[in-house]
RNA sequence: GGGCCUGUGGUCUAGUUGGUCCAUGACAUCCGCCUUACUAGCGGGGGAUCGCCGGUUCGAAUCCGGCCGGGCCCA
Repeated sequence: GGGCCUGUGGUCUAGUUGGUCCAUGACAUCCGCCUUACUAGCGGGGGAUCGCCGGUUCGAAUCCGGCCGGGCCCA
């Protein structure tokens, strides 16, 4: 330098033949219950404008382009 894959809460992730309204779940975290207490368990809360910037569309996490980060392969 070329090709391919990938990027969603603190972490891992679902959602990818575009379709609504509040973007899913687990762990973690916070509050409460339970307990002598802790863990576990139960109930509840907060937290991601979906890497960034544009484009297409009535509508984009999802399609297209550029850029940035990560991984693999080729040279």

The RNA shown here (transfer RNA) has 75 nucleotides and comes from a Candidatus Undinarchaeales archaeon.
Its Rfam family is "tRNA". Its family is annotated with triplet codon-amino acid adaptor activity in the Gene Ontology.
Model confidence (mean pLDDT): 81 of 100.
RNAcentral holds the sequence, with entries from ENA.